[in-house]
Molecule: TPP riboswitch aptamer (THI element)
Organism: uncultured Rhodobacteraceae bacterium
RNA sequence: AAGCCCCACCAGGGGCGCCGAAAGGCUGAGACGUACCCUUUGAACCUGAACCAGAUAAUGCUGGCGGAGGGAGGUGUAACGUUCUCGGC
Numbered sequence: 001a002a003g004c005c006c007c008a009c010c011a012g013g014g015g016c017g018c019c020g021a022a023a024g025g026c027u028g029a030g031a032c033g034u035a036c037c038c039u040u041u042g043a044a045c046c047u048g049a050a051c052c053a054g055a056u057a058a059u060g061c062u063g064g065c066g067g068a069g070g071g072a073g074g075u076g077u078a079a080c081g082u083u084c085u086c087g088g089c
Base pairs, nucleotide, nucleotide: 002083003082004081007076008075009074010073011039012038013037014036016033017026018025019024045070046069047068051064052063053062054061
């Protein structure tokens, strides 16, 4: 000195299933929530997919698919940490 992380602000993207008459139950960060998650270092989420294997009361519940294809960003910062460069010892 710059970048990154953290933090702050603004903006944007996304999902909302299964069982049950209901109450409620299951998984999960979140199943319409004063919310939750994700924003290119992008598995938040979508397509493939009314997919395949396993499990379950049932369900993307778990794994595969997936080194497949898509997919939404800007600003700012003292100290500390980290990286690089220059100089000195």